[in-house]
Molecule: small-subunit ribosomal RNA
Organism: Bacillota bacterium
RNA sequence: AGAGUUUGAUCCUGGCUCAGGACGAACGCUGGCGGCAUGCCUUACACAUGCAAGUCGAACGGACCUAGCAAUAGGUUAGUGGCGAACGGGUGAGUAAUACAUGAGCAACCUGCCUCAAACAGGGGGAUAACACCGGGAAACUGGUGCUAAUACCGCAUAAGACCACAGCGCGGCAUCGCGCAGGGGUAAAAACGAUUCAGUGGUUUGAGAUGGGCUCAUGUCCCAUUAGCUAGUUGGUGAGAUAACAGCCCACCAAGGCGACGAUGGGUAGCCGACCUGAGAGGGUGAUCGGCCACAUUGGGACUGAGACACGGCCCAGACUCCUACGGGAGGCAGCAGUGGGGAAUAUUGGGCAAUGGGCGAAAGCCUUACCCAGCAAUGCCGCGUGAGUGAAGAAGGUCUUCGGAUUGUAAAGCUCUUUGAUCAGGGACGAACACAAUGACGGUACCUGAAGAACAAGCCCCGGCUAACUACGUGCCAGCAGCCGCGGUAAUACGUAGGGGGCAAGCGUUGUCCGGAAUGACUGGGCGUAAAGGGUGUGUAGGCGGGCUCGCAAGUUGGAUGUGUAAUACCCAGAGCUUAACUCGGGUGCUGCAUCUGAAACUACGAGUCUUGAGUGUCGGAGAGGUAAGUGGAAUUCCUAGUGUAGCGGUGGAAUGCGUAGAUAUUAGGAGGAACAUCAGUGGCGAAGGCGACUUACUGGACGAUAACUGACGCUGAGGCACGAAAGCGUGGGGAGCAAACAGGAUUAGAUACCCUGGUAGUCCACGCCGUAAACGAUGGAUACUAGGUGUGGGCGUCAUAAGGCGUCCGUGCCGCAGCAAACGCAUUAAGUAUCCCGCCUGGGGAGUACGAUCGCAAGAUUGAAACUCAAAGGAAUUGACGGGGGCCCGCACAAGCAGCGGAGCAUGUGGUUUAAUUCGAAGCAACGCGAAGAACCUUACCAAGACUUGACAUCCCUUGACAGGCAUGGAAACAUGCUUUCCCUUCGGGGCAAGGAGACAGGUGGUGCAUGGUUGUCGUCAGCUCGUGUCGUGAGAUGUUGGGUUAAGUCCCGCAACGAGCGCAACCCUUACACUUAGUUACCAGCGGGUAAAGCCGGGGACUCUAAGUGGACUGCCGGGGACAACUCGGAGGAAGGUGGGGACGAUGUCAAAUCAUCAUGCCCCUUAUGUCUUGGGCUACACACGUGCUACAAUGGCCGUUACAAAGAGCAGCGAGAGGGUAACCUGGAGCGAAACUCAAAAAAGCGGUCCCAGUUCGGAUUGUGGGCUGCAACCCGCCCACAUGAAGUCGGAGUUGCUAGUAAUCGCGGAUCAGCAUGCCGCGGUGAAUGCGUUCCCGGGCCUUGUACACACCGCCCGUCACACCAUGGGAGUUGGGAGCACCCGAAGCCGGUGACUUAACCGCAAGGAGAGAGCCGUCGAAGGUGAGAUCAAUAACUAGGGUGAAGUCGUAACAAGGUAGCCGUAUCGGAAGGUGCGGCUG
Repeated sequence: AGAGUUUGAUCCUGGCUCAGGACGAACGCUGGCGGCAUGCCUUACACAUGCAAGUCGAACGGACCUAGCAAUAGGUUAGUGGCGAACGGGUGAGUAAUACAUGAGCAACCUGCCUCAAACAGGGGGAUAACACCGGGAAACUGGUGCUAAUACCGCAUAAGACCACAGCGCGGCAUCGCGCAGGGGUAAAAACGAUUCAGUGGUUUGAGAUGGGCUCAUGUCCCAUUAGCUAGUUGGUGAGAUAACAGCCCACCAAGGCGACGAUGGGUAGCCGACCUGAGAGGGUGAUCGGCCACAUUGGGACUGAGACACGGCCCAGACUCCUACGGGAGGCAGCAGUGGGGAAUAUUGGGCAAUGGGCGAAAGCCUUACCCAGCAAUGCCGCGUGAGUGAAGAAGGUCUUCGGAUUGUAAAGCUCUUUGAUCAGGGACGAACACAAUGACGGUACCUGAAGAACAAGCCCCGGCUAACUACGUGCCAGCAGCCGCGGUAAUACGUAGGGGGCAAGCGUUGUCCGGAAUGACUGGGCGUAAAGGGUGUGUAGGCGGGCUCGCAAGUUGGAUGUGUAAUACCCAGAGCUUAACUCGGGUGCUGCAUCUGAAACUACGAGUCUUGAGUGUCGGAGAGGUAAGUGGAAUUCCUAGUGUAGCGGUGGAAUGCGUAGAUAUUAGGAGGAACAUCAGUGGCGAAGGCGACUUACUGGACGAUAACUGACGCUGAGGCACGAAAGCGUGGGGAGCAAACAGGAUUAGAUACCCUGGUAGUCCACGCCGUAAACGAUGGAUACUAGGUGUGGGCGUCAUAAGGCGUCCGUGCCGCAGCAAACGCAUUAAGUAUCCCGCCUGGGGAGUACGAUCGCAAGAUUGAAACUCAAAGGAAUUGACGGGGGCCCGCACAAGCAGCGGAGCAUGUGGUUUAAUUCGAAGCAACGCGAAGAACCUUACCAAGACUUGACAUCCCUUGACAGGCAUGGAAACAUGCUUUCCCUUCGGGGCAAGGAGACAGGUGGUGCAUGGUUGUCGUCAGCUCGUGUCGUGAGAUGUUGGGUUAAGUCCCGCAACGAGCGCAACCCUUACACUUAGUUACCAGCGGGUAAAGCCGGGGACUCUAAGUGGACUGCCGGGGACAACUCGGAGGAAGGUGGGGACGAUGUCAAAUCAUCAUGCCCCUUAUGUCUUGGGCUACACACGUGCUACAAUGGCCGUUACAAAGAGCAGCGAGAGGGUAACCUGGAGCGAAACUCAAAAAAGCGGUCCCAGUUCGGAUUGUGGGCUGCAACCCGCCCACAUGAAGUCGGAGUUGCUAGUAAUCGCGGAUCAGCAUGCCGCGGUGAAUGCGUUCCCGGGCCUUGUACACACCGCCCGUCACACCAUGGGAGUUGGGAGCACCCGAAGCCGGUGACUUAACCGCAAGGAGAGAGCCGUCGAAGGUGAGAUCAAUAACUAGGGUGAAGUCGUAACAAGGUAGCCGUAUCGGAAGGUGCGGCUG
């Protein structure tokens, strides 16, 4: 410090997730030692038992014990009395301020014990517990009578000082006032104890201090505004009261205030802080342990005592609960320490000690102290240590993997040499102790030291697809499972499980949870808002925020210095210290960023005073304008009415129909009525804040602009709320209604058509008044001010030059282009999206949702405000490359068109589907499967079926044995095969080898699966002109450029231009063939001339001229001429030429696409079968047949059929072959065999054509299917199931619907010939020649393709994507008659304890009084207040509910096709209306 994840790829926006740290943790696996810490986060739930606050005899009387004969002494102690119990310890329920933190104040206060100081303590009195006696009660406890003491209680005296009232002086301050001094008057004190009668301790009053508290103020301190108003003791005053003290703290009266958008009130949550965690910091989170403060003590209320409490281990009352009870009554409060139950994922011992530190009491000894010090339990955390060290290669064994060679585990082990921390045993043995001395240790025989023995007793957990360090094998087969995110798993899983290996950490390791970080993802530091989420529809203006120049003052902000405080601890630092180190502890330093006070400064801001004119405003003059409101006026057009002319149609559409019209329409002429809107001008022109505004005139009226510089003198900018305006639609009332037109009706279209189109048509559109308040209300861009290159239009004004046109300058508006800059890019660019300042509004992933609930507004429709549960890992912006478009442009192709011939109809052949079957083997599937694999299924082939057989096998290699096996014959059998008989090895260097049989096992074998594991081969786009690279350049990048553009070409062919320059694979050429010529060569080909010769014949001699053959060469290159073109490429025309613009044809197929085809040509991974999925054999099947499709053949006839006659090819094939002549047969064919391994012989007849004849338009002298009979051929064998011949039979068919195919010249069409395969079997296939056309205007349209461009929500790429209803399942939510519960408040009733007040006839030791009696006090009673309780009406929160509503998510359900391309009607926004649904339509708006 970043990383993964949206895409085909890119950049950006944006969310989700991960790596880090932390914890009072928990869970899983594992677990050696020690030190230091920490340990009920949940039920402030209930608690058994024990302990946690006592002490003082030097305050007092008694009782008892001990010693003594006694006096007496010593001791113990229930009671009176004093001090303490208000500390210490626990918990965090309540509390959002009576709290806490920080800083101040009290001139408004208190303070026991402690310290200092001053002054005192005289003299009396009456009681009472204990105790004794008598009672009550189960108990707790308690009553009566009597006795007694005090440092208990009460008068009196005294009063320095204190206090109270009076009045005087001085000083001071902060308003009330404070302090000091003097005066007289009044009020209130005391206690004693004490070892050696010395000290000392204690008492009273007063002052001061210290300590501890009380009260007040300022600032800070969570969430919700879907909580906006709250408040009657409320706010203030006067008076009285209460308190230690101020105060509505309380009461009476008076006034009507007080708080609140700077967030009152209400609701929710919460103890606060020092600090702790995290973070670079700023922040964010937390408030365990330790420390400070607060609150609480079973729940609620109350007071008493006291210096201090409204009191955890005190009291009273009420409630709930528990316990005891003799039923009459009583007792209790672990949120003290242990401990128990319960709750919970979860948190310890009913331990030791007061030795230390601290506390209470005491003069002290001392006693008490679950505060505390220790120990125990728990890996809960932090820190330290160990589980050994060195050496050791035969790289052992074993394991795992393997290409079988090896690699790895691995110096790891073993072995050898050492060491002993911890654990174990033994010996020694502390500090902590300080109290004059002495004594005193829970921890503890602990730490520590020494010795002994032996490597001996001590390692696990997680991970290994990327992020993220670490890889293989097997198993599994979208199963089981994993997963933090992306995602793995459907037969080769580094992602599941196991193993081996590896990586990480280590007495721990992982997981889960929570917090911070990363997250600049709430942005103060430090973000944004044109299109990603985000500018309010617009203005006006309140509060608020911000604000021009100069001078002076002030010192609030700001800033310097000083002081106080910021407790301690913590954090950080230290050549600090102590434990062996560390953690830990101690010391020192820095610091605690804050607050307060004092004192300086005066630049800036604020404030006060003064002044200025440039911001702003006013005045004067001037022109421009659809700015607004009202009234009036005008013409064109539509429609309607009346009348005329006129006749059969009009209207409407893609085409129609509905509709109108002979009752006279449409058309046309004239007149009239009525409503609405204002053509041309008209312009990215004008005006307005926006919405918006368009005929003309008048009236009223707002604003802007220019010129001028007279006036004011900062009067300004922005603007939460508020107020006003605000298109269209819509609503209310009343008018109006021509046209248009939601709804509606009809006609079409369609599978349907609730639409698009057509004919009608109502609200509405118009007017007046009133509502509504929303739009893609958009520049998707808030307002203001200033600054920052230019160029060019246009509107308004002014100045200046000028005859004019015009130029120059300036101000205000409105456009385009463009630099810097900005920006993710697109783009913006003085009209900023640049650079800055100020103010407002708004955003924080997508969906749910602008929904629900609540509230406000509205007549309603609805608007405004505006969530959550749940769900996803994306949703998005811009740009790129493709692909696609019922987008555009250019171009090409038998693509269309123009033609010719077909197919589709018939019969047959053949292939396929389907069906059938024991089997009808398998594959091929739009083009690019279907006369395809198959260049040829009777057996074989053959892979299929049935039956019969074999099991190292039909075939290969290795080993052993043997020397035969094969063949022939016979028997059985369908055959394979079995049995029998017969015959019976070869070569040799003598080692052996070949061949064959038998045997054992390794293995063979598989046309079994997977073409979606593969190689190879092939098809296709497509013989289309494309596909790329290097360097350079441009771009953040994907990418672009080059390759685009202008021409041209068959061509990315060439030329020109150009930030490109070159290159490669393709194109073309090189190759074959064909067309011409030449040269060479002439046999088997040829024969002109010469000779011979025949019936004829290159038959012979010969020839090398010709044809031809087959080798070479030439020729054609836009080379020449002319036109066009750019002086180019090229193109058009021409000449010459056999051939002319690649002459014709072929071979040749770029990068790639289709998971295209093939595991059945072959090869091959993996899987599967192994007496069978292998092998052999016979027979059957692949040839089936209601049917459907493809490809062909033959036809339907006269351009023909038939008969006769007669010409002319090319290319091929041939020895298990072609087979002549001759003979036989009607023929197929047979007999026979010449010649020929072929320029020689044979197949071989070419056919159409030609000539002659016949038929006469018909199911025929067309057509030949089908069938019968008889033959022929091949072959072991033609039944299933071959071909041919003859005779006979003579079907459909009279030119073929929708639709569809081929072909542009020696082509189509037509005619025959040959070949491969092959025993035999083509209408198929591959070739050959003969005859030999028609048409092409042209590129609008169909199909396919190329290039450029455009749109895109597609990228598996339109066979794409995707919307809504409906149906089913699940999930959360809203509404819901209600039901239940909680907390808070209000009103009323009741009213405990208790304080206060009244009364006090009853009671009463101290004082007064001789007494009676009084003073004083109290019980009792009454009253105010008052907790719990009861009743009532609401509000609120939560849970739940029949039913219901929408939402979300789900496998491949149903209906349609709304959106994305012009998405097939452009889409979207607002509104209204209609419709199963997406949606349609109307009105207005936007361009996204």